[in-house]
Context: one part of a larger RNA
RNA sequence: UUGAACGCUGGCGGUAUGCUUAACACAUGCAAGUCGAACGCGAACGUUUCUUCGGAAACAAGUAGAGUGGCGGACGGGUGAGUAACGCGUAGGAAUCUACCUAGUAGAGGGGGAUAGCCCGAGGAAACUCGGAUUAAUACCGCAUACGCCCUAAGGGGGAAAGCAGGGGAUCUUCGGACCUUGCACUAUUAGAUGAGCCUGCGUGGGAUUAGCUAGAUGGUAGGGUAAAGGCCUACCAUGGCAACGAUCUCUAGCUGGUCUGAGAGGAUGAUCAGCCACACUGGGACUGAGACACGGCCCGGACUCCUACGGGAGGCAGCAGUGGUGAAUAUUGGACAAUGGGGGCAACCCUGAUCCAGCCAUGCCGCGUGUGUGAAGAAGGCCUUAGGGUUGUAAAGCACUUUCAGUAGGGAGGAAAAGUUAGUCGUUAAUAACGGCUAACCCUGACGUUACCUACAGAAGAAGCACCGGCAAACUCCGUGCCAGCAGCCGUGGUAAUACGGAGGGUGCGAGCGUUAAUC
Numbered sequence: 001u002u003g004a005a006c007g008c009u010g011g012c013g014g015u016a017u018g019c020u021u022a023a024c025a026c027a028u029g030c031a032a033g034u035c036g037a038a039c040g041c042g043a044a045c046g047u048u049u050c051u052u053c054g055g056a057a058a059c060a061a062g063u064a065g066a067g068u069g070g071c072g073g074a075c076g077g078g079u080g081a082g083u084a085a086c087g088c089g090u091a092g093g094a095a096u097c098u099a100c101c102u103a104g105u106a107g108a109g110g111g112g113g114a115u116a117g118c119c120c121g122a123g124g125a126a127a128c129u130c131g132g133a134u135u136a137a138u139a140c141c142g143c144a145u146a147c148g149c150c151c152u153a154a155g156g157g158g159g160a161a162a163g164c165a166g167g168g169g170a171u172c173u174u175c176g177g178a179c180c181u182u183g184c185a186c187u188a189u190u191a192g193a194u195g196a197g198c199c200u201g202c203g204u205g206g207g208a209u210u211a212g213c214u215a216g217a218u219g220g221u222a223g224g225g226u227a228a229a230g231g232c233c234u235a236c237c238a239u240g241g242c243a244a245c246g247a248u249c250u251c252u253a254g255c256u257g258g259u260c261u262g263a264g265a266g267g268a269u270g271a272u273c274a275g276c277c278a279c280a281c282u283g284g285g286a287c288u289g290a291g292a293c294a295c296g297g298c299c300c301g302g303a304c305u306c307c308u309a310c311g312g313g314a315g316g317c318a319g320c321a322g323u324g325g326u327g328a329a330u331a332u333u334g335g336a337c338a339a340u341g342g343g344g345g346c347a348a349c350c351c352u353g354a355u356c357c358a359g360c361c362a363u364g365c366c367g368c369g370u371g372u373g374u375g376a377a378g379a380a381g382g383c384c385u386u387a388g389g390g391u392u393g394u395a396a397a398g399c400a401c402u403u404u405c406a407g408u409a410g411g412g413a414g415g416a417a418a419a420g421u422u423a424g425u426c427g428u429u430a431a432u433a434a435c436g437g438c439u440a441a442c443c444c445u446g447a448c449g450u451u452a453c454c455u456a457c458a459g460a461a462g463a464a465g466c467a468c469c470g471g472c473a474a475a476c477u478c479c480g481u482g483c484c485a486g487c488a489g490c491c492g493u494g495g496u497a498a499u500a501c502g503g504a505g506g507g508u509g510c511g512a513g514c515g516u517u518a519a520u521c
Base pairs, nucleotide, nucleotide: 001519002518004517005516006515007514008513011368012367013366014365015364016363018360024324025323026322028321029320030319033071034070035069038068039067041065046059047058048057049056050055078279079278080277087204088203089202090201091200092199093198096196097195101192102191103190104189105188106187107186109143111141112140119132120131121130122129123128149158150157151156163184164183165182166181167180168179171178172177205251206250207249212242213241214240217239218238219237220236221235222234223233224232254276255275256274257273258269259268260267261266281302282301283300284299285298304315305314306313307312332358334357335356336355340354341352342351343350344349371401372400373399374398381392382391383390384389405462407457408456409455410454411453415448420442421441422440423439424438425437426436427435465510466509467508468507469506470491471490472489476505477504478503479502480501486493487492
């Protein structure tokens, strides 16, 4: 000094930490959704009215709800198994990609065929699957166009798009709109920003009781492949490449900023927080996508668990809680999206076990309290005694005060700024509309929370232990025991007066802690 544990003890608050072992197995709930301003559909319960009492219509409501489509599920969160490696750290490099965002340039014309859902039918225990009919789009596919872009043998060739919403004075109108305009979205491309991939120098454990290792191995040519250089892959050719400055093999290990210690040099370490890497039951694989070879996606093999009508299916907490188990040992199946941040959305808003809070634990650190003053008859009691006394000891009692903290009651900040509504002004526009920026007023949003803090009330009232006392090392006597029982970190102690064992009185040290054990400097 510690992410500690154990023993005895335990008043309060602040703050930080909390499975170091089995990357063992997991019941249950939650942890990634969102958009109706992309699209076609569209309930039930209920209320009212009518009714031939079977029901029908309207509202609720284009609500709930699935489905197509878009964006996000590659972030955030967890763990350290593997990895001695360009993995990490540091300093550089060239042959690359980058959704959303920012700035610029150019566009956004005209068509087509499907499909889910819904409906009908079939199969199945289920998971789910199949057939028929019908339908939409910012889903899909041609055509046109091409500033810039890509290929080129420099002649030429190739390639795109989608709309939606708000507002509107003329004009046209089939009364739906056209048209104009604003915002968002779309296409191509350039640059930026951000993020990522790749290469290199140097540094980064132990073992020589591991001395030789290597055949895509080392290099070249040609081709393939990738976003991109490259034996990355293939064919052919050459025979190289690494190694006592430690190759290869083996054991151990995530790395770093840091942390602990130390005067420093150094040594040890890598919990929490931050950066990077790797993994997601185990092994392999690709798909989609700007980005994954993807923790809560897919496929295959394996082990395990569960359901089954035995034909077949389902699952993956090293997310947050929680359970069993291992273990000396490590917490609640809590609250809220109020704040910060993230995803979606024009927005309102929705989601968020990220996060913010609360709960548990003296686990650490820090602060406070458990009273203060006075009080000698030096009380009683205890212990010792040379029996005179000494000591506990101003300690207690008594007297006089105070009320922190805890308790009860009352008051009471800050964490809240936004968003919304209205008005003004500026921009945009044909426009005073709509939209956006700024300003002002109004309105309203707090899980924590019985908050922090302040005030009042009552009463010393509710609050001290632990280890040690032979030397090292601060602190001594009596009784018991009698090499026994025991103590012990080392030296040692105990065999009849033990300051060393056990108890008592007294003392010393620390104090809501104190000792022991373990580990490190």
Molecule: small-subunit ribosomal RNA, 5' domain
Organism: uncultured prokaryote